[in-house]
RNA sequence: AAGACUGCAGUGGGAGAGAACGUACAUAGUGCGUCGCCGAAGGGGCAAAUCUUCAUUGGAAGAUGAAUCUCUCAGGUAAAAGGACUACUGUAGGACG
Numbered sequence: 001a002a003g004a005c006u007g008c009a010g011u012g013g014g015a016g017a018g019a020a021c022g023u024a025c026a027u028a029g030u031g032c033g034u035c036g037c038c039g040a041a042g043g044g045g046c047a048a049a050u051c052u053u054c055a056u057u058g059g060a061a062g063a064u065g066a067a068u069c070u071c072u073c074a075g076g077u078a079a080a081a082g083g084a085c086u087a088c089u090g091u092a093g094g095a096c097g
Base pairs, nucleotide, nucleotide: 005093006092007091008090009089010088011087012086013085018035020034021033022032023031024030025029036077037076038075042073043071044070045069049064050063051062052061053060054059
C1' cells in the first nucleotide's frame, strides 16, 4: 500500500581542469612527441565489522568488506558530445525499506 524502496525508459537540471607547446595532414579535428592539470563515465585501493584458521591472558594470518574518500589505469581539460547524481513522467516489481 492512493505505494516506502528498486530496475528500465523519456524529458529537464548537472561540476572540475591548458582552445597548452612542437610537428604532419590547410584549421577547432586527427596522428606522433613533450610537459601541466581535473574527477562526477568506467576501473583499482582501503576502515569498522563479520567469518575462518592457528594460538591462548589477551594475539597472529587470511577472506568478505562502502563512498561523492583515495589512485589517476582509462577518460576528460573552449563549445558540442559525454557526465556521477538528481526531479518529474511512464513502465516492471512490491515492503525486499
Source information
A computed fold for a 97-nucleotide RNA from Calidifontibacillus erzurumensis, annotated as Glycine riboswitch aptamer. The prediction has a mean pLDDT of 84. The sequence is in RNAcentral, with records from Rfam.